[in-house]
């Protein structure tokens, strides 16, 4: 003095948890001391067996004894102390101050007197009697400091009067008179008693201010009740009793009633104020099983005294007694919860005695107890090893303390102290280690299980959070868990909070009680200040200071606590009180203006409906679109007129008026407010306002009217999966009047009344004033005051958002209210309503959140703006119809291995499944590097004929032969694994993304998350680029770059080309033409290195980027075409390419062989191939490419073959040879619209390659065969130029097998220069209860489980109260009585208990009922957050 936990992340509010101290229980674990006001206080003030806790005397009489002495009994004194406990009590119980002028007081001090004279019992004893006891009659004898009488002296009491003293005040003392009561133990020789009378002390009653507990879901309460006379009673005042009079007394400053509870010093805990407690110690009180009740005494209404009832318990011979641990010890019992049935009166104290002594569970002591402070040890040194701050052996010191032994010590022990002795010996645990909170990224195990966890929150295979080893950390003889208090909590706020959005300002208003309250004099002390005097007990507490060895403890002495109360006294600002006064607040008057202020009667408008006349003749209406309805009995629609009810366009507004709620056509009448203005009045009359009083939209209720419109509720029509809504048609109540009644809104400005102060800018309404205009108007303009009513906004304020002279800022004043969601404004009550319902308003139980504002995202059937053929549009061609090719789903199978599943799976991995691939099936082999142990020369091991099993096999097995040293038989441990996990990675690569985003530094705003810069305006393809701007710069991306491509220069010249130019040969009369070769290197290519474009120039537009057009140019605005492609996200996709962590199989999930299988087919789906024809087929015949590939290969060329093909071969490491003859195209012919001279599945036959193999299942060729299929719904794909479309080639794989795919060139269009409608993207903006971010979140009934409460016909019980009855007993009073302080009888008060019954409160139980919470994956919608798809929400019915 704080931390954690609400969120993606802030910031509040708030609350839940953690740290601190104390107080009792408990687990674990423990070595010694010493102090302790610790220990049956919490539950059961339940119940007790036993022993022990109050006796003791030179008063007397008696028994025993030689005596001391012991014992009974009379008397005296004590037993009213001490000691226990906290049930009762909310009260003079207790605290603190007073009073006693209303009193008492044994024992003890002082002081002064006095102690005369007499009498009669009685009980121990002694004879009996009755009981089972306890106990108890009866005769007889006796004593006393026992009891009686009576006499003295003081004394009291009571009437009547007196005087002087106290003091505020006589009722006091003193004193006259009279009546009256009433004294001694003349004891003892003595000591020592005793009696009167005063005072003291001490201890007691009783009274009175004050002071301290909840509850108003308890508001009235009291009949002895308040008071008075009077009388009785008491030590003593008093309705304390009684009789009689009055009708009082108590209460919102809380009576009465319910609960709770012994009070205080004082302890906890807090800086304090507080706040909780009340156990020990001390002080009061009470209580003594429950209840009552006198007696005796100074003093009880009496714990270990007595009587009486009730409960209970124990004895009995069944007649009758006995008994009270809330005394020390012990026992049950109930609880989570506490010791020994110890010594001793030695010591302090008490009682009794002269005293010695006696007694004492009071009290000293001692045992027992992790109760608590305290204070000390569990060692130290040195060498050696080891895993080296430390542990282990070995040697050595050292003895605190532990233990032995002797003495002191003590009532007597234990303690303690003094000497001595062995000998490191006798001594460390508990909780935690993810965060809060100090301490592990160690190891095993476990796999939402077990389990932790105050809270957050771990644990679904790599768990720093379970269990457990090691290790570290806190604290230590302890250390942790549970409870309960205090502080953290300024989360009950005096000190010291808040209510516009977080919980909170009553619906407005009027007023009473209370609170508060202008200015100036004077006065007076209530209250305030100072000072003082008395008390506030001691222990506690603090400072010194001293005793135990220190400290704890204890002792002085000093302060301080008790913050108080009483009493004196002084001051005189403030506040009060009183007295006089003032006008700055309020009031009242006057006066001219504003107003939808109100009541309440008249007036008037238009429009709907509705009726009647005419008119006119099919259809209207109403919806997104319809339909029900209306309509030929004439309907909508015009046009006349008439009725009824409602309402009150424009004006009209950010305006007005009202206390709020509310007012809206005109007039008139009454009523009220407020604003101004005034040299007008009154003098503080204010201000707020608990209780109460009034007003209070809409709905609703009662009674009577009205009833055109519009409409809950109902009915029809539609929508929908459903529609009890949303939309349409009708239409009841109701909306309107009158007269009650409900009293509630999100009755909001979410902002309670009032008063001062504290920048300003600018609307606007009213009044008043100035100055100017002036159409002279009741006019208009600007200023200015005052008052209302907007808007911006300084300062402050505020979590912010925001308020800000209309406060949410600075101050007072009063009131209302709130203190975590929820359950709940429920449920009991109580109260008010005709009802509906208002008002007041809990708890259990639940549950870490719930809530504000702002931030950044993503969403959004919210908005702007930009852009895209994976978007539209305008358009070109397709799919989707049918055949086949492939591919995935399914199914089917012994297998039909698997991955991949929106865009981003599906001719994808797979760049090509007969065998192998390969990973699936069935079937049969084989195979363990290294350690260890089993077995092994009585053979491990290998091989092997022949027969058998087999699909085949010395594989195995039957047999039996050869070799000769190891060994899979277990146990570890390995190769291997296309086994898991892509949710454990690494690399790779889709997709956002043909996107323009993503970020940094500094600075600057903002508590902060963050923002700003990146935003506006414009421009771009682009965060391109230009202006502006609290922002200046960068930096990834964009471009820029990189490769081809389009022109060109220059050099290159073979394997390229061949114009010009020589030259061969050949054809051709001929022109020329062909092919060759020399030579060139024009040209074409081929490389290499340049050059070119740059909005660089003109013109419009624009600041300015830049746009449009245009010139030049091979190419123009990024020339095209690619390539590369930020931050990041999708736990997208790959362990089946490789790699790689765990984890699994390991003689089989490795690994060979054979076969099958992936190629199955009812079906859906996706890609494409050729087609459905004439823009075409078919035949002849002609032309023109380019990238590419070739040595296990590409093959010219020749010959067979109808063709595939075959047979031979040249070239060729390839700019030379070869693939290699391109096809769409042209030309000529036929075909003529038709399932065809279109398609070409599909089938059968013949060959033909490829490969050990060609049936499951390969590819070509001929001949034959000749199926659907005539352009394709719904719906959906790609394309913007060399591009779609169209045609052909060549790579890749490959023995073989292309419709795939990757490139090549041929031919070669429409359309658009647009848009944000659909699908999406980006940016701003705006809303959100979203953050796993709309595949989000969330609401209720239902059905299941648990849990507490509420109601409930009863049912059976505790207190308390009242009223009756029965009543022991005590008392009072009378009377009788041979025994006379005694007995008995009657009568009355009073009265414990017992029983009935009424009321009331309190718990428990109860058949059924009711909502509430609370519970991973239930069933039905989709009400809420977004315009949430009918904006939401408050009240009603």
């Nucleotide at each position: 003095a704080c931390c954690u936990g609400u969120u993606u992340a802030u910031c509040c509010u708030g609350c839940a948890g953690g740290a601190g101290g104390u107080u009792g229980c408990u687990g674990c674990u423990a070595u010694c001391a010493g102090a302790u006001u610790c220990c049956g206080g919490u539950u059961a003030a339940g119940a007790c067996a036993u022993g022990c806790a109050a006796g003791u005397c030179a008063g007397a009489g008696g028994u025993a004894g030689c005596a001391a002495u012991a014992c009974c009994u009379c008397g005296g004194c004590g037993a009213a102390c001490u000691g226990c406990u906290c049930a009762g009590u909310a009260a003079c119980a207790c605290g603190u101050c007073g009073a006693u002028a209303a009193u008492c007081u044994g024992c003890c001090u002082u002081u002064a007197g006095g102690u005369c004279a007499a009498g009669g019992a009685u009980a121990a004893c002694c004879u009996u009697g009755g009981g089972a006891a306890a106990c108890u009659g009866a005769g007889g004898a006796u004593a006393a400091u026992a009891c009686u009488u009576g006499a003295u002296a003081g004394g009291g009491a009571a009437u009547a009067g007196a005087u002087a003293c106290u003091g505020u005040g006589a009722u006091g003392u003193u004193u006259u008179a009279u009546u009256c009561c009433a004294a001694a133990a003349a004891g003892g020789u003595a000591a020592c008693g005793c009696c009167u009378a005063a005072a003291g002390a001490u201890g007691a009653g009783u009274c009175g201010g004050c002071g301290g507990c909840g509850g108003a879901u308890u508001a009235g309460g009291u009949a002895g009740u308040u008071g008075g006379u009077g009388a009785g009673g008491u030590a003593a005042u008093g309705g304390c009793u009684c009789a009689c009079c009055a009708a009082g007394c108590c209460a919102a400053a809380g009576a009465u009633c319910c609960g709770u509870a012994g009070g205080g010093g004082c302890c906890g805990u807090g800086a304090g104020a507080g706040c909780g407690g009340g156990u020990g110690c001390c002080c009061c009180g009470a209580g003594a099983a429950g209840g009552a009740c006198a007696c005796u005494g100074a003093g009880a209404u009496a714990c270990u005294g007595g009587u009486c009832c009730u409960a209970g318990c124990c004895c009995u011979a069944a007649g009758g007694g006995g008994u009270g641990c809330a005394g020390c010890a012990g026992u049950c019992g109930g609880g989570a919860a506490g010791a020994c049935u110890u010594u001793a009166c030695a010591a302090u104290g008490c009682g009794c005695g002269a005293a010695a002594g006696c007694g004492u569970g009071a009290u000293a002591a001692g045992g027992g107890g992790a109760u608590u402070c305290u204070g000390a040890g569990u060692g130290c040194u040195c060498a050696u090893g080891c895993a080296c701050u430390g542990c282990a052996u070995g040697a050595g010191c050292u003895u605190u303390u532990g233990c032995c032994a002797a003495g002191a010590g003590u009532a007597a022990a234990c303690a303690u102290c003094u000497u001595g002795g062995a000998g490191a010996a006798u001594a460390a645990g508990u909780g935690g280690u993810g965060g809060g909170u100090a301490a592990g990224a160690c190891u095993g195990g476990u796999g939402c299980c077990a389990g932790c966890c105050g809270c957050c929150g771990c644990g679904g295979u790599a768990a720093c959070c379970c269990c457990a080893g090691c290790g570290c950390c806190a604290c230590a003889a302890g250390u942790g868990g549970g409870a309960a208090c205090c502080a953290c909590a300024u989360u009950u706020a005096u000190u010291g909070g808040g209510u516009c959005u977080a919980a909170a300002g009553c619906a407005u208003u009027c007023g009473u009680a209370g609170c508060c309250g202008g200015c100036u004099u004077g006065u007076u002390a209530a209250a305030u200040g100072c000072u003082u005097u008395g008390u506030g007990a001691a222990a506690u507490u603090g400072u010194u200071u001293c005793g135990c060895u220190u400290a704890a403890c204890g002792g002085a002495a000093c302060a301080a606590c008790g913050u108080g109360c009483a009493g004196a006294g002084u001051a005189g600002a403030c506040u009060g009180g009183c007295a006089a006064g003032c006008u700055a607040g309020g009031g009242a008057c006057u006066g001219g203006g504003a107003g939808a202020g109100g009541u309440u009667a008249g007036a008037g408008g238009u429009a709907u409906u509705c009726u009647a006349g005419g008119g006119g003749g099919a259809g209207c209406g109403g919806u997104a679109a319809a339909a029900u309805g209306c309509u030929a009995u004439a309907a909508u629609c015009c046009u006349u007129a008439g009725a009824g009810g409602a309402c009150c366009a424009c004006c009209a507004a950010u305006g007005g008026c009202g206390a709020a709620g509310g007012c809206a056509u005109c007039u008139a009448a009454c009523c009220a407010g407020a604003a101004c203005a005034g040299a007008u009045u009154c003098g503080a009359c204010g201000g707020u306002g608990a209780g109460g009083g009034a007003u209070g939209a809409a709905a609703g209720c009662u009674a009577g009217g009205g009833g055109a419109g519009c409409g809950a509720u109902c009915c029809g029509g539609a929508u929908u999966a459903g529609a009890u809504a949303c939309c349409c048609g009708a239409g009841u109540a109701g909306u309107c009047c009158u007269a009650g009644c409900u009293g509630u809104a999100a009755a909001c400005a979410c902002u309670g009344c009032g008063a001062g102060c504290c920048a300003g800018a600018u609307g606007u309404u009213g009044c008043a004033u100035a100055a100017u205009c002036u159409u002279c108007g009741g006019g208009a303009u600007u200023g200015u005051g005052c008052a209302g009513u907007g808007u911006c906004g300084u300062a402050a304020c505020g979590a912010a958002g925001g308020u800000g002279u209309u406060a949410a800022g600075c101050u007072c004043g009063c009131c209302a209210c709130c203190u975590g969601g929820g359950a709940a404004g429920u449920a009991c009550g109580g109260u008010c309503g005709c009802a509906a319902g208002g008002c007041u308003g809990a708890a259990a139980c639940u549950u870490a959140a719930a809530g504000g504002a702002a931030u950044u995202g993503g969403c959004g059937g919210g908005g702007g703006a930009g852009c895209a053929c994976u978007a539209c549009a305008a358009g070109g061609g397709g799919u989707g119809c049918g055949g086949c090719g492939u591919g995935c789903g399914g199914u089917u199978c012994a297998a039909u291995c698997g991955a991949a599943u929106u865009c981003a799976a599906c001719g994808c991995c797979g760049a090509g499944a007969a065998u192998c691939u390969c990973a699936c099936c069935a079937g049969g082999g084989g195979c363990g590097a290294c350690g260890g142990c089993a077995g092994g020369a009585u053979g491990a091991u290998a091989g092997a004929c022949a027969g058998u099993c087999u699909g085949a096999a010395g594989g195995g097995c039957u047999u039996u032969c050869u070799u000769g040293a190891c060994g899979a038989g277990c146990c570890g441990a390995g190769a291997g694994g296309u086994g898991g996990u892509g949710c454990a990675u690494g690399g790779c690569c889709a997709c956002c993304g043909u996107c323009a985003g993503c970020u940094c530094g500094u600075g600057c705003c903002g508590u902060g998350a963050g923002g700003u810069g990146u935003c506006c305006a414009g421009u771009u393809a682009a965060g391109u680029c230009u202006g502006g701007c609290a922002a200046c710069g960068a930096g990834c991306g964009a471009g820029a770059c990189c490769u081809g491509u389009a022109u060109u220069u220059g050099c290159u010249g073979u394997u390229g080309c061949u114009a010009a130019c020589a030259u061969u040969g050949g054809a051709g009369c001929a022109a020329u033409c062909c092919a060759g070769u020399g030579a060139g290197c024009a040209c074409a290519c081929u490389g290499c290195a340049g050059a070119g474009a740059c909005u660089g120039c003109c013109u419009u537009c624009g600041a300015a980027a830049g746009a449009a057009g245009g010139a030049g140019g091979a190419a123009g605005g990024u020339g095209c075409a690619g390539g590369c492609u930020a931050c990041g996200g999708u736990a997208a996709g790959u362990c089946u390419g490789u790699a790689c962590g765990c984890c699994c199989c390991g003689a089989a999930u490795c690994u060979c062989c054979u076969g099958g299988g992936c190629u199955a087919c009812a079906c859906g789906c996706g890609c494409g191939c050729a087609a459905c024809a004439a823009u075409g087929g078919u035949a002849g015949g002609g032309a023109c490419a380019a990238u590419g590939g070739g040595a296990u290969g590409c093959a010219a060329c020749u010959c067979c073959g109808a063709a595939a093909g075959g047979a031979g071969a040249a070239g060729c490491u390839a700019a030379a040879c070869c693939u290699c003859g391109a096809a769409a195209c042209c030309c000529u012919a036929c075909c003529u619209u038709a399932g065809u001279a279109c398609a070409g599945a599909u089938c059968g036959a013949g060959g033909a390659u490829u490969g050990c193999a060609a049936c499951u299942c390969a590819u070509c060729c001929u001949c034959g065969u000749g199926a659907a299929g005539u352009c394709g719904g719904a719906a959906u794909c790609c394309c913007u130029a060399g591009u779609a479309a169209u045609c052909a080639g060549a790579g890749g794989u490959u023995a073989g097998c292309a419709u795939c795919u990757u490139c090549u060139g041929g031919u070669g269009a429409a359309u658009a220069u647009g848009u944000c409608c659909c699908u999406g993207c980006u940016c701003c903006u705006u809303g959100c209860a979203c953050a796993c971010a709309c595949c989000g979140c969330c609401c209720g009934u239902c059905a299941a489980g648990c849990c507490a409460a509420c109601c409930g016909a009863g049912c059976a019980g505790g207190g308390c109260u009242u009223a009756g009855g029965u009543g022991a007993g005590u008392c009072u009073u009378a009377a009788u009585u041979u025994u006379u302080u005694g007995a008995u009888u009657a009568a009355g008060c009073c009265g414990a208990a017992c029983c009935u019954a009424a009321g009331u409160u309190c718990a428990g139980u109860g058949a059924g009922g009711u909502g509430g919470g609370c519970u991973a994956a239930g069933u039905c919608g989709u009400c809420a957050c977004a315009a949430g798809g009918u904006a939401u929400c408050c009240g009603u019915a």